[in-house]
């Protein structure tokens, strides 16, 4: 050198044939309790790595770049 996986919410992951962006944990209020914990409800939180392009429509297709892994390839 190249080949390949991965990049979504504070964390750890889901998202199907492109057609309204989710979950669990966590955090914030509330109900519950003498109180606290757990339980329950509710709410906030997203540049879907950056970017171009194709399309009515892109997380989801196409190409470029960036980051990490993985194999490996060169010089020793």
């Nucleotide at each position: 050198a190249g080949a390949c996986c991965a990049g979504u919410a504070g964390c750890u992951c889901a998202g199907c044939c492109g057609g309204u962006a989710g979950a669990g944990c966590g955090c914030a209020c509330g109900c519950c309790u003498g109180a606290u914990a757990u339980g329950c409800g509710u709410g906030a939180g997203g540049u879907c790595g950056c970017g171009u392009g194709u399309u009515c429509a892109a997380g989801u297709c196409a190409c470029g770049c960036c980051u990490g892994g993985u194999c490996g390839a060169c010089c020793a």